[in-house]
RNA sequence: CUUGCCGGAUGGGCAGUCGCUCGCCUGAAACGGAGAAAUCCGCCGGGGCGGGAGGAAAGUCCGGUCUCCAUAGGGCAACAUGCCGGCUAACGGCCGGGGAGGCUCGCUCAAAGCGGGCUUUACGGAAAGUGCCACAGAAAACUAUACCGCCUGUCGGAUAUUUUCGGCGGGUAAGGGUGAAAAGGUGCGGUAAGAGCGCACCGCGGCCGCAGUAAUGCGCGCCGGCAGGGCAAACCCCAUGCGGAGCAAGACCAAAUAGGGGAGGAGGAGCGGCUCGCUCCGUUACCACUUCCGGGUAGGUCGCUGGAGCCGCGGAGAGAUCUUCGGCCAAGAUGAAUGACUGUCGCUUCGGCAACGGAGUACGGAAACCGGCUUAUAGUCCGGCAGGUCUU
Repeated sequence: CUUGCCGGAUGGGCAGUCGCUCGCCUGAAACGGAGAAAUCCGCCGGGGCGGGAGGAAAGUCCGGUCUCCAUAGGGCAACAUGCCGGCUAACGGCCGGGGAGGCUCGCUCAAAGCGGGCUUUACGGAAAGUGCCACAGAAAACUAUACCGCCUGUCGGAUAUUUUCGGCGGGUAAGGGUGAAAAGGUGCGGUAAGAGCGCACCGCGGCCGCAGUAAUGCGCGCCGGCAGGGCAAACCCCAUGCGGAGCAAGACCAAAUAGGGGAGGAGGAGCGGCUCGCUCCGUUACCACUUCCGGGUAGGUCGCUGGAGCCGCGGAGAGAUCUUCGGCCAAGAUGAAUGACUGUCGCUUCGGCAACGGAGUACGGAAACCGGCUUAUAGUCCGGCAGGUCUU
């Protein structure tokens, strides 16, 4: 310099014009209310100042706060989680560790082995039961199995006493072959040939000891010839967790109309006022009419954003994380604002020798709030590890 993997940060800047929304201040004229008035209050509009999307605001997957409903106690089902320790309000999240896998480097002639680095990991139980394991293969799992081969008995044939071929039967898992996987591995002994049949080492299981909080690791310590291949991201078993709905939660204020309840009630309403008159409704009642109360709709207010909060310097810790002190307040709408245009700079790209010009500038848009996960994301910057090439 370059390539690959992994991780982190950022994700347009400045200025102007016109708007939108929220808060505070101000307060002309008009309107409404109070007052004798001056004036004050309210409201609409105006003016001023200030705030106004994200790292994911997304998916709504997981966990909480909050609210309402349900709830003696226990169990089943369903769902979720699953090595160990820690962090946290909590989690299926995060951190650290262990085991296992992958890549790579070093030691080594090389292999094996040991050690280092990076990286991945849904990682309880396969000795409770059920099920599955394509193709190939004799056999894909429970006293295994005999396709080829090897050894052997017998019968028959060939032949040069050696030997060999065929039929039938027995033994054999050493060798071959199939397969992703074949019933421990290597060696020596043993045998007719073989075989944990015996032995040594390795591996495996159990016990013991030591180290570690633990997962787990180590041990030429003892015992066992050694048994049951894989799949639980198949059913299942075991352990643990789990009441439900969600801010359209929910709380409060509250018209008009129509229902409901209580009290009064013989009259009430209209024809502009009065009187007369006329008309309509009602007249012992579940009635007209008057009045009060309650639920509740429209509408409005709250919930609503000051919080597991943000920033900075320190401290503790390996880290997640916790914390002293100081500073800060930063959207809150409800048909739902956060926009449009212009100039300029930055970045990318194209053209050009250059000056310069053209085009483009990701993913995306809050709705009660918070912690995570997942997914989308142009460009730029930083870090870790590994490989390659070049220079000194």
Background:
The prediction has a mean pLDDT of 76. This is a predicted structure of a 392-nucleotide RNA (Bacterial RNase P class A) from a Bryobacteraceae bacterium. NCBI's taxonomy places the organism under Bacteria, Pseudomonadati, Acidobacteriota, Bryobacterales, Bryobacteraceae. Its Rfam family is "Bacterial RNase P class A". Rfam's curators write: Ribonuclease P (RNase P) is a ubiquitous endoribonuclease, found in archaea, bacteria and eukarya as well as chloroplasts and mitochondria. Rfam links the family to the GO terms tRNA processing, ribonuclease P activity and dimeric ribonuclease P complex. The family's RNA type in Rfam is ribozyme. A source record names the gene rnpB. The sequence is in RNAcentral, with records from ENA.